The prediction has a mean pLDDT of 76.
Bacterial RNase P class A from a Candidatus Eiseniibacteriota bacterium, 374 nucleotides, folded computationally.
Rfam family: Bacterial RNase P class A. Its family is annotated with dimeric ribonuclease P complex, tRNA processing and ribonuclease P activity in the Gene Ontology.
The RNAcentral record of the sequence draws on ENA.
The organism belongs to Candidatus Eiseniibacteriota, within Bacteria.
RNA sequence: GGAGCGGGAGAGACGGUCGCGUGCCGGCCCCGACAGGGUCGCGCACGAGGAAAGUCCGGGCUCCACAGGGCAGGAUGCUGGGUAACGCCCAGUGGGAGCGAUCCUAAAGGAAAGUGCCACAGAAAGCAGACCGCCGGGGCUUCGGUCCCGGCAAGGGUGAAACGGUGAGGUAAGAGCUCACCAGCGCCUCCGGUGACGGAGGCGGCUCGGCAAACCCCAUCCGGAGCAAGGCCAAAUAGAAGGAGAGAAGCGGUCCGCUUCGUUUGAUCCUCGGGUUGGCCGCUCGAGCCCCGGGGUAACCCGGGGCCUAGAGAAAUGACCGUCCGGUCCGCAUGCCGGACCGAACAGAACCCGGCUUACGACCCGCUCCCGCC
Numbered sequence: 001g002g003a004g005c006g007g008g009a010g011a012g013a014c015g016g017u018c019g020c021g022u023g024c025c026g027g028c029c030c031c032g033a034c035a036g037g038g039u040c041g042c043g044c045a046c047g048a049g050g051a052a053a054g055u056c057c058g059g060g061c062u063c064c065a066c067a068g069g070g071c072a073g074g075a076u077g078c079u080g081g082g083u084a085a086c087g088c089c090c091a092g093u094g095g096g097a098g099c100g101a102u103c104c105u106a107a108a109g110g111a112a113a114g115u116g117c118c119a120c121a122g123a124a125a126g127c128a129g130a131c132c133g134c135c136g137g138g139g140c141u142u143c144g145g146u147c148c149c150g151g152c153a154a155g156g157g158u159g160a161a162a163c164g165g166u167g168a169g170g171u172a173a174g175a176g177c178u179c180a181c182c183a184g185c186g187c188c189u190c191c192g193g194u195g196a197c198g199g200a201g202g203c204g205g206c207u208c209g210g211c212a213a214a215c216c217c218c219a220u221c222c223g224g225a226g227c228a229a230g231g232c233c234a235a236a237u238a239g240a241a242g243g244a245g246a247g248a249a250g251c252g253g254u255c256c257g258c259u260u261c262g263u264u265u266g267a268u269c270c271u272c273g274g275g276u277u278g279g280c281c282g283c284u285c286g287a288g289c290c291c292c293g294g295g296g297u298a299a300c301c302c303g304g305g306g307c308c309u310a311g312a313g314a315a316a317u318g319a320c321c322g323u324c325c326g327g328u329c330c331g332c333a334u335g336c337c338g339g340a341c342c343g344a345a346c347a348g349a350a351c352c353c354g355g356c357u358u359a360c361g362a363c364c365c366g367c368u369c370c371c372g373c374c
Stems, first nucleotide, its partner, number of pairs: 001370008012324007020047005025041006049346001053357002056355005061226004068256004073222005078092005093108001094105004109217002114215002116211003131156002133152008164182006183207001185204008230281004239272001241271004247261004288307008325343007332335001
């Protein structure tokens, strides 16, 4: 100088004043009444984020059978571990990129279950095949060649991919046709590892292409709906209305099964008409946060101590002042000086957690690699 990782923090800090929201306390008031609500207070306490976001995964919670069976459908896909759970995280294995730190892995189940596909080019793209070429035989010949029959797949050419590579033998020319070595595949044995897998040795036919982000097969997991869940209180009540009607609802893939309501004492649906349409709970103490100790490579777990930190309805969190800090600019009396301005990005809780992804101006800290110089 360049690069790769990991972490912190994110109104610059502290203090004050006013404002806003919620809870508590107190006063007053509202509604016919109750449930409850409103308003006021130099009152007290607390008051957005690392992503509160996207709503993409996983769970808690609630209701429907405390959720059942089959089919269909969906998701995931190396191994071991973590976790409430996951498609997340940690540690590793295999593969790939990079000189390296390191990064990526939809690239990591199955192509010797089956089906299908492999554009263009090319003779031939999976039951292989023969354009040029090489070789043997025969015919014709102007002796340059050319035609027919047969053998071959070494060499050339096409392609992302052409049925192993090199060498030797062999042959008319050739070919795993044979042999040696190498590569690959399968099987066996031994060693290391919990395992994915790695290492070593032997045998085999001698070679068996790719695509499963194509169908499919295999393994594992998945019931549905969502806080407008759901429960309670208050208020209201005008349907003997008209019509359809034996099933309907839970059930929002479908069949079964279960439960509830109903079958002329009429469930349920449609039409018309009427009333109410306020409030409370759920709601934030939770797989919670901080510190210390211990276990583990780590994710994480265990034990002890401390803390309470928005819960509101289209929904509050802002403004100003002082001191200090930082930055930019100006001045001259160049200083431990004075003055002016600025302190910014992405963004905004709505039942709650764990993740992932995306957005983010400026800043701080730590580790590592490569190059150059001393």